The RNA shown here (Bacterial RNase P class A) has 368 nucleotides and comes from a Candidatus Zixiibacteriota bacterium. Taxonomically the source falls in Candidatus Zixiibacteriota (Bacteria, Pseudomonadati). It matches the Rfam family "Bacterial RNase P class A". Rfam classes the family as a ribozyme. The model forms 92% of the base pairs in the Rfam consensus.

RNA sequence: CGAAGCAGGAGGAACAGUCGCGCUUUAAGUGCAGAUUUAAAGUGAGGAAAGUCCGAGCUCCACAGAAUCAGGGCGCCCGGUAAUUCCGGGGCGGAGUGAUCCGACGGAAAGUGCCGCAGAAACUAUACCGCCCGCUAACAGCGGGUAAGGGUGAAAUUGUGGUGUAAGAGACCACGGCCACCGGCAGAGAUGUUGGUGGUGGGUAAACCCCGCCCGGAGCAAGGCCAAAUAGGGGAAGAGGGGUUGAUUCGCCCCGUUAGAUUCCCGGGUGGGCUGCACAGAGCAAUCGCGUAACCGGUUGCCAAGAUAAAUGACUGUUGGUUUCCUUGCGAAGCUUACAGAACUCGGCUUAUCUCCUGCUUCGUUUU
Numbered sequence: 001c002g003a004a005g006c007a008g009g010a011g012g013a014a015c016a017g018u019c020g021c022g023c024u025u026u027a028a029g030u031g032c033a034g035a036u037u038u039a040a041a042g043u044g045a046g047g048a049a050a051g052u053c054c055g056a057g058c059u060c061c062a063c064a065g066a067a068u069c070a071g072g073g074c075g076c077c078c079g080g081u082a083a084u085u086c087c088g089g090g091g092c093g094g095a096g097u098g099a100u101c102c103g104a105c106g107g108a109a110a111g112u113g114c115c116g117c118a119g120a121a122a123c124u125a126u127a128c129c130g131c132c133c134g135c136u137a138a139c140a141g142c143g144g145g146u147a148a149g150g151g152u153g154a155a156a157u158u159g160u161g162g163u164g165u166a167a168g169a170g171a172c173c174a175c176g177g178c179c180a181c182c183g184g185c186a187g188a189g190a191u192g193u194u195g196g197u198g199g200u201g202g203g204u205a206a207a208c209c210c211c212g213c214c215c216g217g218a219g220c221a222a223g224g225c226c227a228a229a230u231a232g233g234g235g236a237a238g239a240g241g242g243g244u245u246g247a248u249u250c251g252c253c254c255c256g257u258u259a260g261a262u263u264c265c266c267g268g269g270u271g272g273g274c275u276g277c278a279c280a281g282a283g284c285a286a287u288c289g290c291g292u293a294a295c296c297g298g299u300u301g302c303c304a305a306g307a308u309a310a311a312u313g314a315c316u317g318u319u320g321g322u323u324u325c326c327u328u329g330c331g332a333a334g335c336u337u338a339c340a341g342a343a344c345u346c347g348g349c350u351u352a353u354c355u356c357c358u359g360c361u362u363c364g365u366u367u368u
Base pairs, nucleotide, nucleotide: 001364002363003362004361005360006359007358008357009356010355011354013319014318015317016316017315018314019313021044022043023042024041025040026039027038028037029036030035046339050350051349053348054347055346056345057344058219059218060217061216065250066249067248068247069246071215072214073213074212075211076090077089078088079087080086091105092103093102094101095100106210107209111208112207113204114203115202128150129149130146131145132144133143134142135141158176159175160174161173162172163171177200178199179198180197181196182195183194184193185192186191223275224274225273226272233266234265235264236263237262240255241254242253243252283302284301285300286299287298288297289296320336321335322334323333324332325331326329
């Protein structure tokens, strides 16, 4: 100097004025009330508000449940959290020269299925080319042996070296690889390392399946309150119906049996307002401590939108940030940009995305 990896930060706006909106508080007025008018003060959309993929807070399902099956979720170890399929650290595997990054990571010796095309053959494995022997003096051809060499393929009787053979082959020997079991050492553990015995055609569970652990449901359109209106409507079946949103059994309870629970059909009324929602919280900011970290604890301070067809805006000036150019200076011109807008709240994950700055690390080149 160039390329790359990881982490963090800044701006995307601040201040002032004018005008226009929503909410809260105060004051005055109008109104039966809901509410409304004026003035002042304060305040008003994100790092993802998106996706609705997870987890919760909160609300409802009257009391009361238990067992079995179905269904669903997770899947290495240790920590963290209100909780999670999330986060941190580690192990193993993979990619990369590397810093680093990724992983849907229990089981293939329980069973079933699948491995297209190519190839002789992809689960009792086989012989296309080739090698060896015989018919044979030789070629072609036929018969027998072979799986070491070649071909196909992601993958072809576990690899290398040797003995042996007509030619070969775990046929035999030595040293390895892989799997299972039993030990030693290190570690909290996943694992690593090492010794022994036995075995050895392979892959695939993000295929069915097996194993282990876990799981009520629905959701702010949850739920609560108020006001108003109608036709206390008509007909049919009816002895059972229902109880925490899959089924069955047991148990406990509620309503009902001709003054009829429940179900079906026809018809009528309402479709309005308030609240839930001034969100005070697993809250935010600063700082200290423990810890590799995620996180946890202490101290001090702060309170930050509540709309309902949906407000949070427009203009001007200055400043800040940034881009380009040049005469390199308190210069000139431009931009304020991307992705994008709350709808009960919070913690994650995923996706979209503009400009600039800083630090550490890796690799390459050159010079000293």